[in-house]
RNA sequence: AAUGAAAAAGCCAAACCUGUCGCGAGGCAGGGACGGAAAGCCACAGGUCUUAUGAAGACAGCUGGGUUGCCAUUA
Numbered sequence: 001a002a003u004g005a006a007a008a009a010g011c012c013a014a015a016c017c018u019g020u021c022g023c024g025a026g027g028c029a030g031g032g033a034c035g036g037a038a039a040g041c042c043a044c045a046g047g048u049c050u051u052a053u054g055a056a057g058a059c060a061g062c063u064g065g066g067u068u069g070c071c072a073u074u075a
Stems, first nucleotide, its partner, number of pairs: 001074004011036002016031006034061001040067003044064003047059005
């Protein structure tokens, strides 16, 4: 620097359950693992969803993009 076939030292944690906040989409915490190579972070483009309609919110585990990083392999 390229790549992510196999793997996993370490990491995250879907559904579901409980508590809590929110009108809601959903957020947070605990339990729990379906999975993940950025399932770290950023709503920039598209997309989906919500609503007290204020165009204001939600989703980064929908796709792309930006940015930082772990491991392994190859050069």
Predicted 3D model of a 75-nucleotide RNA (c-di-GMP-I-GGC riboswitch aptamer) from a Deltaproteobacteria bacterium. The coordinates come from a structure-prediction model, not an experiment, and the mean pLDDT is 80.